[in-house]
RNA sequence: ACUGUUUCAGGGCAAACCGGUCGAAAGGCCGGGACGCAAAGCUACAGGGGCUGUUGCGGCCGAUGCCGUACAAGCCAGCCAGCUGCCGGU
Numbered sequence: 001a002c003u004g005u006u007u008c009a010g011g012g013c014a015a016a017c018c019g020g021u022c023g024a025a026a027g028g029c030c031g032g033g034a035c036g037c038a039a040a041g042c043u044a045c046a047g048g049g050g051c052u053g054u055u056g057c058g059g060c061c062g063a064u065g066c067c068g069u070a071c072a073a074g075c076c077a078g079c080c081a082g083c084u085g086c087c088g089g090u
Stems, first nucleotide, its partner, number of pairs: 001090004012037002017032006035078001041083003047080002049076003055070006
């Protein structure tokens, strides 16, 4: 530097779901739990993509409500990407 076929050692992380908690939501955090993961480590204005809809705009409405829509200032790194890195093999 390339690589993860056999997966060896030490091991690591933890989806859904459940309980608690913060939040308008998406989602976060803590505990339980394991579907999976060789980067499921880190990075979210300044790459792409996705989610939500406090808010704006339009409509409906008796209504503090409902529907549509736009861009996040909110969020996702377990979508791609960027950066770093353990072990094994070559």
A computed fold for a 90-nucleotide RNA from a Syntrophomonadaceae bacterium, annotated as c-di-GMP-I riboswitch aptamer.
NCBI's taxonomy places the organism under Bacteria, Bacillati, Bacillota, Eubacteriales, Syntrophomonadaceae.
Its mean pLDDT, the model's own confidence on a scale to 100, is 78.